[in-house]
Molecule: SAM riboswitch aptamer (S box leader)
Organism: Robiginitomaculum sp.
RNA sequence: CACUCAUCAAGACCAGCCGAGGGAAAGGCCCUGUGACGCUGGAGCAACCCCCGGCCGCUAUUGGCCGGAAAGGUGCUAAGUCCUUCGGCAGCGCUUGCGCAGCCGGCAGAUGAGAG
Numbered sequence: 001c002a003c004u005c006a007u008c009a010a011g012a013c014c015a016g017c018c019g020a021g022g023g024a025a026a027g028g029c030c031c032u033g034u035g036a037c038g039c040u041g042g043a044g045c046a047a048c049c050c051c052c053g054g055c056c057g058c059u060a061u062u063g064g065c066c067g068g069a070a071a072g073g074u075g076c077u078a079a080g081u082c083c084u085u086c087g088g089c090a091g092c093g094c095u096u097g098c099g100c101a102g103c104c105g106g107c108a109g110a111u112g113a114g115a116g
Base pairs, nucleotide, nucleotide: 001116003114004113005112006111007110008109013042014041015040016039017038021031022030023029025085026084027083028082043077044076045075048073049072051068052067053066054065055064056063081108086105087104088103089102091100092099093098094097
């Protein structure tokens, strides 16, 4: 870097350093010299992998479900992935082509696991 699978409405902050942008793109809307973003240290959240127990299936030995634990490998700790972008469904309002709010799917993205 592209591929496969799973998840994405919950949860979790302090200190030090730095010094102007940051929230992936665009539009919107936010955060930010009361110091954001980033880096470092500590703390925490969660439970993907790892670990423990039970059940089921298969039996080449691996998979699925449920529960537990939190030492280890990741991850995460503003806003639903901050919202919308593409398509479908149905609702309300009025100035009848606009506004508002909703559901489902897709695209894109993030994280993990796997296999290149």